[in-house]
RNA sequence: AAGAAAAAUAUAGCGCCAGAACCUUAUCAGGUUGACGAGGAAGAGGUUAAUCGAAAAUUUCGGCGGAUGCCUCUCGGUGGCUUGUCAUCGACAGAUCGGUUCCAAAACCGAAAAGUAAUUUUUGGGACAAAAGCCGGUCAGCAAGAGAA
Numbered sequence: 001a002a003g004a005a006a007a008a009u010a011u012a013g014c015g016c017c018a019g020a021a022c023c024u025u026a027u028c029a030g031g032u033u034g035a036c037g038a039g040g041a042a043g044a045g046g047u048u049a050a051u052c053g054a055a056a057a058u059u060u061c062g063g064c065g066g067a068u069g070c071c072u073c074u075c076g077g078u079g080g081c082u083u084g085u086c087a088u089c090g091a092c093a094g095a096u097c098g099g100u101u102c103c104a105a106a107a108c109c110g111a112a113a114a115g116u117a118a119u120u121u122u123u124g125g126g127a128c129a130a131a132a133g134c135c136g137g138u139c140a141g142c143a144a145g146a147g148a149a
Stems, first nucleotide, its partner, number of pairs: 014065004019061001020033005036053003042074006075090005081145005094139007108125007
């Protein structure tokens, strides 16, 4: 250095780089950048163009891979109980309307360290989301059966 086997942990705006941009002591080479957080996992299979806002306005461009998304089936919850079906959701387990607590990081202004540099790491200051959630209102099917009155 390569291969094989086994185990564990972490991670999903996550990883990577062949385009591009940028840097270099020159260069038929070497290097740098390449998504800011919030939120998201019942099981199996399939699929790829996978939620929300922040920043920016030339790179958060372009591409590859992955992925908690989506689809189907199964399981489970809700629609008073059981079964079936329908709808919807996923152990915080229904839809919609209104209201709403807490809450972001990058950005931005600085500092230190590393590097020739592009740039990277750490750190001080520092404001601001949306989805979701929560609270309240309204609504939440059909068939058969059981039970009660």
A computed fold for a 149-nucleotide RNA from Syntrophobotulus glycolicus, annotated as glmS glucosamine-6-phosphate activated ribozyme aptamer. The same sequence occurs in records of 2 taxa. The coordinates come from a structure-prediction model, not an experiment, and the mean pLDDT is 76. The model forms 88% of the base pairs in the Rfam consensus.